This is a predicted structure of a 103-nucleotide RNA (SAM riboswitch aptamer (S box leader)) from a soil metagenome. Model confidence (mean pLDDT): 82 of 100. The sequence is in RNAcentral, with records from MGnify.
RNA sequence: CAUCAAGAGGAGUGGAGGGACUGGCCCGCAGAAGCUCCGGCAACCCCCCCAGUUGAAGGGGACGGUGCCAAAUCCAGCAGGCAAUAGGACAGCCUGGAAGAUG
Numbered sequence: 001c002a003u004c005a006a007g008a009g010g011a012g013u014g015g016a017g018g019g020a021c022u023g024g025c026c027c028g029c030a031g032a033a034g035c036u037c038c039g040g041c042a043a044c045c046c047c048c049c050c051a052g053u054u055g056a057a058g059g060g061g062a063c064g065g066u067g068c069c070a071a072a073u074c075c076a077g078c079a080g081g082c083a084a085u086a087g088g089a090c091a092g093c094c095u096g097g098a099a100g101a102u103g
Stems, first nucleotide, its partner, number of pairs: 001103004009038005017027003021077004039069003044065002046061004073099001078096005
């Protein structure tokens, strides 16, 4: 700096945790994490096409390097706005941020 509402899991091993953190809400002994094998998704890197050249946008590819394969990054967290209720707030919706993840 870019992207994060799409997409894609079986087997073996293992034996109680996992979803970053906090709160919630979920997943898990009908087998969690981790590890191994095989498979898949995607298209960041990569390759090709495209202007006279470079090659941005765009289009295509998928041998290889990463990544990923419950739920939107599972939801919220901070700020502003909208609507409703109310003594006052929370819960709702929208926008932007923060944090995080990947390249």